Annotation
The RNA shown here (transfer RNA) has 74 nucleotides and comes from Candidatus Shapirobacteria bacterium CG09_land_8_20_14_0_10_39_12. Its mean pLDDT, the model's own confidence on a scale to 100, is 81. The RNAcentral record of the sequence draws on ENA. It matches the Rfam family "tRNA". Rfam describes the family as follows. Transfer RNA (tRNA) molecules are approximately 80 nucleotides in length. Lineage of the source: Bacteria > Bacteria candidate phyla > Candidatus Shapironibacteriota.
RNA sequence: AGGCCUGUAGGUCAACGGUAGACCGGAAGUCUCCAAAACUUUUAAUAGAGGUUCAAUUCCUCUCAGGCCUGCAA
Numbered sequence: 001a002g003g004c005c006u007g008u009a010g011g012u013c014a015a016c017g018g019u020a021g022a023c024c025g026g027a028a029g030u031c032u033c034c035a036a037a038a039c040u041u042u043u044a045a046u047a048g049a050g051g052u053u054c055a056a057u058u059c060c061u062c063u064c065a066g067g068c069c070u071g072c073a074a
Base pairs, nucleotide, nucleotide: 001070002069003068004067005066006065007064010024011023012022013021018054025043026042027041028040029039030038047063048062049061050060051059
């Protein structure tokens, strides 16, 4: 320098044009003599900026971060 992949709740992963969900975690409650377990409720997210679209997590462009591969020079 060129190419490819990834970026979504605190963590691990879904959703791949129709308005974002699960598990674990945190908080509160029920139960219990107390606690654990169980159950209920709750917490909280699309890396950033543009574009296409009635509608973008999804498609396109650029940037940022991380990873992988191939080169050039020293």